[in-house]
Context: one part of a larger RNA
RNA sequence: GGCAUACGGUGGAUGCCUUGGUGUCAGGAGGCGAUGAAAGACGUGGUAAGCUGCGAUAAGCUUCGGGGAGCCGCUAAACAGGCUUAGAUCCGGAGACCUCUGAAUGGGAAAACCCAUCCCGAGUAAUUUCGGGGUAUCCCGUCAUGAAUACAUAGUGGCGGGAGGCGAACGAGGGGAACUGAAACAUCUCAGUACCUUCAGGAAAAGAAAUCAAUCGAGAUUCCCUGAGUAGUGGCGAGCGAAAGGGGAUGAGCCUAAAUCCCGUAUAUGUUAAAGCCUGUGAGCGUUGUAUACGGGAGGUAACGGGUUCUUAUCGGAAGUCCUCACAGGGACUUCGGGGAGAAUCCACUUCCAUAGUCGAAGGAGCUGGAAAGCUCUGCCGUAGAAGGUGAUAGACCUGUAGACGAAAUGGAAUUGGAAUCCCUGGAUAGGAUACCCAAGUACCACGGGACACGGGAAAUCCUGUGGGAAUUCGGGAGGACCAUCUUCCAAGGCUAAAUACUACCUGGCAACCGAUAGUGAACUAGUACCGUGAGGGAAAGGUGAAAAGAACCCCGAUGAGGGGAGUGAAAUAGUACCUGAAACCGUAUGCUU
Numbered sequence: 001g002g003c004a005u006a007c008g009g010u011g012g013a014u015g016c017c018u019u020g021g022u023g024u025c026a027g028g029a030g031g032c033g034a035u036g037a038a039a040g041a042c043g044u045g046g047u048a049a050g051c052u053g054c055g056a057u058a059a060g061c062u063u064c065g066g067g068g069a070g071c072c073g074c075u076a077a078a079c080a081g082g083c084u085u086a087g088a089u090c091c092g093g094a095g096a097c098c099u100c101u102g103a104a105u106g107g108g109a110a111a112a113c114c115c116a117u118c119c120c121g122a123g124u125a126a127u128u129u130c131g132g133g134g135u136a137u138c139c140c141g142u143c144a145u146g147a148a149u150a151c152a153u154a155g156u157g158g159c160g161g162g163a164g165g166c167g168a169a170c171g172a173g174g175g176g177a178a179c180u181g182a183a184a185c186a187u188c189u190c191a192g193u194a195c196c197u198u199c200a201g202g203a204a205a206a207g208a209a210a211u212c213a214a215u216c217g218a219g220a221u222u223c224c225c226u227g228a229g230u231a232g233u234g235g236c237g238a239g240c241g242a243a244a245g246g247g248g249a250u251g252a253g254c255c256u257a258a259a260u261c262c263c264g265u266a267u268a269u270g271u272u273a274a275a276g277c278c279u280g281u282g283a284g285c286g287u288u289g290u291a292u293a294c295g296g297g298a299g300g301u302a303a304c305g306g307g308u309u310c311u312u313a314u315c316g317g318a319a320g321u322c323c324u325c326a327c328a329g330g331g332a333c334u335u336c337g338g339g340g341a342g343a344a345u346c347c348a349c350u351u352c353c354a355u356a357g358u359c360g361a362a363g364g365a366g367c368u369g370g371a372a373a374g375c376u377c378u379g380c381c382g383u384a385g386a387a388g389g390u391g392a393u394a395g396a397c398c399u400g401u402a403g404a405c406g407a408a409a410u411g412g413a414a415u416u417g418g419a420a421u422c423c424c425u426g427g428a429u430a431g432g433a434u435a436c437c438c439a440a441g442u443a444c445c446a447c448g449g450g451a452c453a454c455g456g457g458a459a460a461u462c463c464u465g466u467g468g469g470a471a472u473u474c475g476g477g478a479g480g481a482c483c484a485u486c487u488u489c490c491a492a493g494g495c496u497a498a499a500u501a502c503u504a505c506c507u508g509g510c511a512a513c514c515g516a517u518a519g520u521g522a523a524c525u526a527g528u529a530c531c532g533u534g535a536g537g538g539a540a541a542g543g544u545g546a547a548a549a550g551a552a553c554c555c556c557g558a559u560g561a562g563g564g565g566a567g568u569g570a571a572a573u574a575g576u577a578c579c580u581g582a583a584a585c586c587g588u589a590u591g592c593u594u
Base pairs, nucleotide, nucleotide: 001593002592003591004590005589006588007587008586009585015579016543017542020514021513022511023510024509025508026507027506028505029503030502031166032165039101040100041099042055043054044053046079047078049075050074051073061095062094063093064092065091066090070083071082072081106115107114108113116135117134118133119132120131121130122129137163138162139161140160141159142158143157144156145155170201171199172198173197174196175195181188185235211218212217222249223248224247225246226245232240233239253495254494255493256439260298261297262296263295264294265293266292267291268290269289276285277284278329279328280327281326282325283324303473305438306437307436309433310432311431312430313429314428315427317336318335319334320333321332322331323330337425338424339423340422341421345419346418347417348416350414351413352412353411354410355409357405358404359403363378364377365376366375367374380395381385387399388398389397444468445467446466447465448464449463450462451461454480475490476489477488478487479486530537531536550578553565554564555563556562
């Protein structure tokens, strides 16, 4: 020096564990914000570094409920001082306070800072100073003022209301790639995807046929299954890829524009009496009337065409006012009464739910052991033998579980009733006449594009940049070029719950999900420490023991570190560098060997 054995050191694998994660499901909630949000800065405790809470009323204040013996948050113990059965701490509802920054909004600024002005108040001999409130911009409405420039307008100011910013996905609109695939690549594909942007809601969007269908019929939209990888489309390559129909979920229908009538404003016309003032007679009026435009009210809303206007027949409560006056008739409006509607609003009762909670069955002995829940013996409950904890494995020890209850306050939901709203009665039904209306730079056509599963194709259908440019029921669109016949529907205005999509957030459940190099980056002061000018990047780090009982006292040592005794404990080779404690690596002892 090597090998072997034994005992150690170092190291932190492995095993076991879980406070943290991951996935998924159900229910709730689906927003917060100028009444100042989200996110922060700085403060705030007797002693106070970090976390948490809170805001100069600062680990808290008031009040109403719950609860019932201890309490003054965590790392983290202690000292000092307090509170509490006159009900504290704690839990829940409501309220108060809420510095400074931040949309940040009086002006400014290198966020958490600086500097103003007006009014009110405090204070001073007075100024300085202090406290409270207002003072941003844009939009809408309204009032006042008011240039060049006469009326006016622009502008300016006051008042009232709203907006702004943040937030995970889901939604609608406006823009819109490339890598890639085609085994290259250009049409094509990826894909109307990613991304940018605007806007909204708890959902959004869509939606009550100018739809489909096919000689039969259906009857708004949305979503699922199917039809079907079919019909098609396609450098007919790669690929892309329907619809009708059938079966389900849900289920709901409505309002305007126009014709016609009335009122108001403006313009034009008309001027002493023509037209006009509901009709008849008489009187009277006359800036009345007529036409056009705009505004308001009534009317009206569909394809078996509907409505307006005129008219016939039948049925239909009351009162009042007005239509220049009187009488007769007629008409318009209002109110009361009667009947009805449910998809928006408010109020009330009741019920239910949420936000604290309450009650809740049934066991002992012996043995082993540090400890009983283990084993033995012998009983019990069960609408409860889910689960977790307790010194090892507990239905009956604790928390719970099944089951049964509970709210002063706030919020939500549902039913019912009422108010308000809307409809009918005021008109309805049936018939006839009239041909007044039925959404225009629209439909449609041409050219250029885009969307449709459909790449210009035989290319319908939908959207529209440019140009042209209809019709009103004897009308118009569609049925995949186009024409006829036939069928079907009625565009160019609008609203509409449910079935559907999503989960940042709250509550609860579950898992052939992970178990500390795993699972979130983060089980721990984690988006922390640290790195970077910055955008940004981004860790490591869990485990004594049942209980600190965390080793009094003695000794060596420097009044150390560390250790030896003693003591605690079941165990200290469980001693805080703490469960288990592998290997590499380093020793000590012994044996063999060179």
A computed fold for a 594-nucleotide part of an RNA from Deltaproteobacteria bacterium CG06_land_8_20_14_3_00_44_19, annotated as large-subunit ribosomal RNA, domain I. Its Rfam family is "Bacterial large subunit ribosomal RNA". RNAcentral holds the full RNA, with entries from ENA and SILVA. The source organism's lineage runs through Bacteria, delta/epsilon subdivisions and Deltaproteobacteria. The coordinates come from a structure-prediction model, not an experiment, and the mean pLDDT is 82.